[in-house]
RNA sequence: GACAAAGGCAAACCUGGGGAAACCCAGCGACGCAAAGCUACGGGGCUACCGCUCGAUGCAUCGAGCCACGCCCGCCGAGCCGCCGAA
Numbered sequence: 001g002a003c004a005a006a007g008g009c010a011a012a013c014c015u016g017g018g019g020a021a022a023c024c025c026a027g028c029g030a031c032g033c034a035a036a037g038c039u040a041c042g043g044g045g046c047u048a049c050c051g052c053u054c055g056a057u058g059c060a061u062c063g064a065g066c067c068a069c070g071c072c073c074g075c076c077g078a079g080c081c082g083c084c085g086a087a
Base pairs, nucleotide, nucleotide: 001084008033009032014027015026016025017024018023031074037080038079039078041077042076043075044072045071046070051066052065053064054063055062056061
């Protein structure tokens, strides 16, 4: 980063599986992507099983709030690797 070339990745929906969830894996499928390759390092966002606090309730359950050790790299930055070679 081009009305180049060869390719690559694969959103949502749906199906199956894992997970408390966010989300992830596989298949289908293409919304798009010059890093939509990798890494949770910084920022940001998502979820809240467990835990803590409060309330309800009539005794072990429910609700609310807070909380990552969980998750998102197709949110931004950063690091590392990478195809081609016009202006």

c-di-GMP-I riboswitch aptamer from a soil metagenome, 87 nucleotides, folded computationally. Its Rfam family is "c-di-GMP-I riboswitch aptamer". About the family: GEMM was predicted in a large-scale screen for bacterial structured RNA regulatory elements. The RNAcentral record of the sequence draws on MGnify.